[in-house]
This is a predicted structure of a 125-nucleotide RNA (SAM riboswitch aptamer (S box leader)) from an Anaerolineae bacterium. The coordinates come from a structure-prediction model, not an experiment, and the mean pLDDT is 83. Its Rfam family is "SAM riboswitch aptamer (S box leader)". Rfam links the family to the GO term regulation of gene expression.

RNA sequence: CUCUUAUCCAGAGGGGGGGAGGGACCGGCCCUGUGAACCCCCGGCAACCGGGUGAGUUUCGGCCACUCAUCGCGGUGCCAAUUCCGGCAGGCGGCCUAGCGUCGGUCCGGCCUGGAAGAUGAGAG
Numbered sequence: 001c002u003c004u005u006a007u008c009c010a011g012a013g014g015g016g017g018g019g020a021g022g023g024a025c026c027g028g029c030c031c032u033g034u035g036a037a038c039c040c041c042c043g044g045c046a047a048c049c050g051g052g053u054g055a056g057u058u059u060c061g062g063c064c065a066c067u068c069a070u071c072g073c074g075g076u077g078c079c080a081a082u083u084c085c086g087g088c089a090g091g092c093g094g095c096c097u098a099g100c101g102u103c104g105g106u107c108c109g110g111c112c113u114g115g116a117a118g119a120u121g122a123g124a125g
Base pairs, nucleotide, nucleotide: 001125002124003123004122005121006120007119008118013042014041015040016039017038021031022030023029025087026086027085028084043079044078045077048075049074050073051071052070053069054068055067056066057065083117088114089113090112091111092110093108094107095105096104
């Protein structure tokens, strides 16, 4: 870097260095000299993988394996805003639209569903 797969409305920040950017991209909207990115220290969240413990399935019984729960020891990850929101497609709704209704436009960041893209884990190349 590519592929496969799972998850993404929950949760969790202080200090030192640094000195102007950051939130992937585009649009929006935010964060930021009351100090951005980045680096270091300490702390925390979470439970993807490994590991421990308990229960269950299976067995004559046990081991292994699988499932669930739990711990948070090891490997990652994460600690503004739902992946900050939207981007493409469909449905609904709104708008144009006027007293009511029908058709239409495809204008809308109003809602829902799916997708794309991205991030992280695990596995493979």
The sequence was found by an Rfam model in a public genome assembly.